Source information
The prediction has a mean pLDDT of 89. The part of an RNA shown here (small-subunit ribosomal RNA, central domain) has 350 nucleotides and comes from a Deltaproteobacteria bacterium. Lineage of the source: Bacteria > Pseudomonadati > Myxococcota > Myxococcia.
[in-house]
Context: one part of a larger RNA
RNA sequence: UUGGGUGUAAAGCGCAUGUAGGCGGUAAGGUGUGUCAGGUGUGAAAGCCCGGGGCUUAACUCCGGAAGUGCAUUUGAAACUGCCUUACUUGAGUCUCGGAGAGGAAAGUGGAAUUCCCAGUGUAAAGGUGGAAUUUGUAGAUAUUGGGAGGAACACCGGUGGCGAAAGCGACUUUCUGGACGAAGACUGACGCUCAGAUGCGAAAGCGUGGGUAGCAAACAGGAUUAGAUACCCUGGUAGUCCACGCUGUAAACGAUGGGUACUAGAUGUCGGGGGUAUUGACCCCUUCGGUGUCGUAGCUAACGCAAUAAGUACCCCACCUGGGGACUACGGCCGCAAGGCUAAAACUC
Numbered sequence: 001u002u003g004g005g006u007g008u009a010a011a012g013c014g015c016a017u018g019u020a021g022g023c024g025g026u027a028a029g030g031u032g033u034g035u036c037a038g039g040u041g042u043g044a045a046a047g048c049c050c051g052g053g054g055c056u057u058a059a060c061u062c063c064g065g066a067a068g069u070g071c072a073u074u075u076g077a078a079a080c081u082g083c084c085u086u087a088c089u090u091g092a093g094u095c096u097c098g099g100a101g102a103g104g105a106a107a108g109u110g111g112a113a114u115u116c117c118c119a120g121u122g123u124a125a126a127g128g129u130g131g132a133a134u135u136u137g138u139a140g141a142u143a144u145u146g147g148g149a150g151g152a153a154c155a156c157c158g159g160u161g162g163c164g165a166a167a168g169c170g171a172c173u174u175u176c177u178g179g180a181c182g183a184a185g186a187c188u189g190a191c192g193c194u195c196a197g198a199u200g201c202g203a204a205a206g207c208g209u210g211g212g213u214a215g216c217a218a219a220c221a222g223g224a225u226u227a228g229a230u231a232c233c234c235u236g237g238u239a240g241u242c243c244a245c246g247c248u249g250u251a252a253a254c255g256a257u258g259g260g261u262a263c264u265a266g267a268u269g270u271c272g273g274g275g276g277u278a279u280u281g282a283c284c285c286c287u288u289c290g291g292u293g294u295c296g297u298a299g300c301u302a303a304c305g306c307a308a309u310a311a312g313u314a315c316c317c318c319a320c321c322u323g324g325g326g327a328c329u330a331c332g333g334c335c336g337c338a339a340g341g342c343u344a345a346a347a348c349u350c
Stems, first nucleotide, its partner, number of pairs: 003322004007304002012318001014201004021194003025088007034080001035077008049065006091191001092188004096183003103177007110154001115149007125136002162169002206247006215241002220236004258317006266295011299306002323350003332343004
């Protein structure tokens, strides 16, 4: 390589958009690219295979045949595939109406709390711990009342609830804006699926420039603990955390489970719609779409478990794996301000 695999043993790109490519619904006609059947030519000799012969036999060798799965040419077939033409509506999409949502962006507003400042009351402690101390306090702290400043986060509602491709999204109002879902019809007529490369988005930390800084808090300082304590505990505390713009491009970026389509017992929650029944409209009951959970049959699985949201049964496309270490490394290349990222070996060793 072939093959076999990828939830947990090695293995699904963090997620999307999408080019080339691969694959692709129903019907009719044409064509005859692939495909299939027949003929002809060729497919050197030797060899292989089969049947005979010759050396005493064998090896060896001689004769004949077959084969040579191929190529070219020609005649035909027309189901499938390709191409051309025409048509269709189930796939896909558009329009109308409707409700749901922490989906995204910007601007504004609000209350609780922490801290700080000012003023009042008030007096000796407060804070912290396993126990303490560092620390704060008679220059009046802690506590309490009133006022003010500023930053960050939005209690309750809140829910295996919702939305989003993922990362993620949670106070309220307004503006702009994306997607999904349901209901009836109407329209377009295969316009589809996947996607190497490419492009975009991408938590936290980190980086650059300029702001901001209440709380928290790497580093750092001190107090403890301890044999030591570069820690765990305590008192402080700077980057950072926040905002704007730009970069970085990684995570146990996880459902450790790529995307699409179809099919395959049920039971029971819940969210958003529709229809019916029923009362008169809270419900309940039946039913139907779309999400999200739990349990479970067949089946699958090494087992655990999965089980219509499959890890079942199939097909299409992509990515990836191929003993452990060396090695999420070296070298080279590309990217980055840097940190580093992406790609990715070998010697050696078990």